This is a predicted structure of a 518-nucleotide part of an RNA (small-subunit ribosomal RNA, 5' domain) from an uncultured bacterium. It matches the Rfam family "Bacterial small subunit ribosomal RNA". Model confidence (mean pLDDT): 85 of 100.

Context: one part of a larger RNA
RNA sequence: GGAUGAACGCUGGCGGCGUGCCUAACACAUGCAAGUCGAACGGAGUUUAUAUUAAGAAGUUUUCGGACGGAUUGAUAUAAACUUAGUGGCGGACGGGUGAGUAACGCGUGGGUAACCUGCCUCAUACAGGGGGAUAACAGUCGGAAACGGCUGCUAAAGCCGCAUAAGCAUACAGUAUCGCAUGGUACAGUGUGAAAAUAUUUAUAGGUAUGAGAUGGGCCCGCGUCUGAUUAGCUAGUUGGUGAGAUAAAAGCUUACCAAGGCGACGAUCAGUAGCCGGCUUGAGAGAGUGACCGGCCACAUUGGGACUGAGACACGGCCCAAACUCCUACGGGAGGCAGCAGUGGGGAAUAUUGCACGAUGGGGGAAACCCUGAUGCAGCGACGCCGCGUGAGUGAAGAAGUAUUUCGGUAUGUAAAGCUCUAUCAGCAGGGAAGAAAUUGACGGUACCUGACUAAGAAGCCCCGGCUAACUACGUGCCAGCAGCCGCGGUAAUACGUAGGGGGCAAGCGUUAUCC
Numbered sequence: 001g002g003a004u005g006a007a008c009g010c011u012g013g014c015g016g017c018g019u020g021c022c023u024a025a026c027a028c029a030u031g032c033a034a035g036u037c038g039a040a041c042g043g044a045g046u047u048u049a050u051a052u053u054a055a056g057a058a059g060u061u062u063u064c065g066g067a068c069g070g071a072u073u074g075a076u077a078u079a080a081a082c083u084u085a086g087u088g089g090c091g092g093a094c095g096g097g098u099g100a101g102u103a104a105c106g107c108g109u110g111g112g113u114a115a116c117c118u119g120c121c122u123c124a125u126a127c128a129g130g131g132g133g134a135u136a137a138c139a140g141u142c143g144g145a146a147a148c149g150g151c152u153g154c155u156a157a158a159g160c161c162g163c164a165u166a167a168g169c170a171u172a173c174a175g176u177a178u179c180g181c182a183u184g185g186u187a188c189a190g191u192g193u194g195a196a197a198a199u200a201u202u203u204a205u206a207g208g209u210a211u212g213a214g215a216u217g218g219g220c221c222c223g224c225g226u227c228u229g230a231u232u233a234g235c236u237a238g239u240u241g242g243u244g245a246g247a248u249a250a251a252a253g254c255u256u257a258c259c260a261a262g263g264c265g266a267c268g269a270u271c272a273g274u275a276g277c278c279g280g281c282u283u284g285a286g287a288g289a290g291u292g293a294c295c296g297g298c299c300a301c302a303u304u305g306g307g308a309c310u311g312a313g314a315c316a317c318g319g320c321c322c323a324a325a326c327u328c329c330u331a332c333g334g335g336a337g338g339c340a341g342c343a344g345u346g347g348g349g350a351a352u353a354u355u356g357c358a359c360g361a362u363g364g365g366g367g368a369a370a371c372c373c374u375g376a377u378g379c380a381g382c383g384a385c386g387c388c389g390c391g392u393g394a395g396u397g398a399a400g401a402a403g404u405a406u407u408u409c410g411g412u413a414u415g416u417a418a419a420g421c422u423c424u425a426u427c428a429g430c431a432g433g434g435a436a437g438a439a440a441u442u443g444a445c446g447g448u449a450c451c452u453g454a455c456u457a458a459g460a461a462g463c464c465c466c467g468g469c470u471a472a473c474u475a476c477g478u479g480c481c482a483g484c485a486g487c488c489g490c491g492g493u494a495a496u497a498c499g500u501a502g503g504g505g506g507c508a509a510g511c512g513u514u515a516u517c518c
Base pairs, nucleotide, nucleotide: 001518002517003516004515006514007513008512009511010510013390014389015388016387017386018385019383020382021348026346027345028344030343031342032341035090036089037088040087041086043084044083045082046081047080048079049078050077051076052075053074054073055072059068060067061066097301098300099299106226107225108224109223110222111221112220113219116218117217121214122213123212124211125210126209127208129163131161132160138153139152140151141150142149143148169194170193171192172191173190175188176187177186178185179184199206200205227273228272229271234264235263236262239261240260241259242258243257244256245255246254276298277297278296279295280291281290282289283288303324304323305322306321307320326337327336328335329334354380356379357378358377362376363374364373365372366371393423394422395421396420403414404413405412406411427459430453431452432451433450437445462507463506464505465504466503467488468487469486473502474501475500476499477498483490484489
């Protein structure tokens, strides 16, 4: 000198774009953050219409028995529309947060998979025949303070289970051809065995099953690279390898039984400390050094530890089970919870924001669609936290006014500075108009940006420094005191170094200080 997710002191006009718990992965009140589909299903409810039926007001009439009348109400059936607790489907494995752990195939880079998987999507081929038994909802009943649960009975489906059919699918056996990279791959044909399906409807569509291919996304393996310490020198028993078996989508001590005794290490094993990694960012002419906030990729985690279930995908932040700590409810028998999602609270700290608006845009989930959901996202609010831009006026004006400081008392400086005169209106304020962002009757932002008009120099300047380094000097006060200080050093009675004033220098809505990096 440059830089910062900065903080502190003094000061503070406007706008744009960014950015904002670096500390306690501390504890959390409250609200919201993942739902959706009635075009999968049986119910339940509401409204309307029609039909049947029951009761039947006012009124009219009466021979007083009644008759007509039909407001209104109820029930049943059908149709239509709507709502939806439950069964079922898809999605809750994405998106969002954090960096505790991890020195590791975790990450980066380059490869391998002849050892693998892939829902939704695209393409191709073929198919969807015929049955069965349940169960929630519901009803009844019982238990419980509650959370919730038991029993009995009924019912539906694209829920569940057989049967049929099916190949170039799977599996077992035995072949031919060809290729390779060792195990082997590919193609073709044979025999035995085995496995599918689902319908809805407004007839437009949307789905279902099998196989093959693609795309996308992942799993696993390998080469190289990846901090410090030897005041850590030996480490290892599933440890290293083999065989059999098991497990997995898949290779493998991944697991297990047996057998062998191996494996790693001064090219630093093991141990200890520290740490998420990278694209990048900062600095530097570069080499390098430091760093990993925001944005993007990967990984790990979700109060702590462990476990599996479901599923194409999890060992699952707003799912389940167990244990632990903590908090809450309780009728003391038992239950409930997890902000490292968005806001917000307490606490810690030098220090870090609103319990805001909207799904209008982009994107995501569901749905045939309409649409619903979306604290992702888009916006707004707060903070000079950063960068950038603009303004706080311009011209003229010597009686060099007054005031102030100084003085050798003549003057000198402040100083064209002010006043005065002539102008202008950027920003802010006032009034009028008023977008794009959207294909539509959809705009939170927002009456915002922007444009126009009128109006007044009005509403808008500070901070640090002035001994040398280093641009900028005098007076007074103080008297090794009070104090200053980045280094050298100043201060003990004429201090350009302390304090104040005048003047000056630098930067400027900032200026200094502190911390850290180059």